[in-house]
């Protein structure tokens, strides 16, 4: 240097153009002598950044950061 994949909630991960969700974690309640467990219920997002398409964009395009894997190149 080239090439591909990947970046979404504290974690891990879905949502292939039409209200951005799940588990886990957290908070607060029931339950229990208590504690663990279990039930319910809340809260958490500029979807890695900037621009473009579109009536609408996590999703399509560029360009840009970061990550990892492969290739090339030096030494």
């Nucleotide at each position: 240097g080239c090439u591909g994949a990947c970046g979404u909630g504290g974690c891990u991960c879905a949502a292939u153009g039409g209200u951005a969700g799940a588990g886990c974690a957290a908070g607060u309640g029931a339950u229990u002598u208590g504690u663990a467990a279990u039930c319910a219920c809340u809260a958490g997002g500029u979807u890695g950044g900037a621009g473009g398409u579109u009536c609408g964009a996590u999703u399509c395009c560029u360009c840009u950061c970061g990550u990892c894997a492969g290739c090339c190149c030096c030494a």
The prediction has a mean pLDDT of 81. Predicted 3D model of a 75-nucleotide RNA (transfer RNA) from an uncultured Poribacteria bacterium. It matches the Rfam family "tRNA". Rfam classes the family as a transfer RNA. About the family: Transfer RNA (tRNA) molecules are approximately 80 nucleotides in length. Their secondary structure includes four short double-helical elements and three loops (D, anti-codon, and T loops). The sequence was found in a public genome assembly.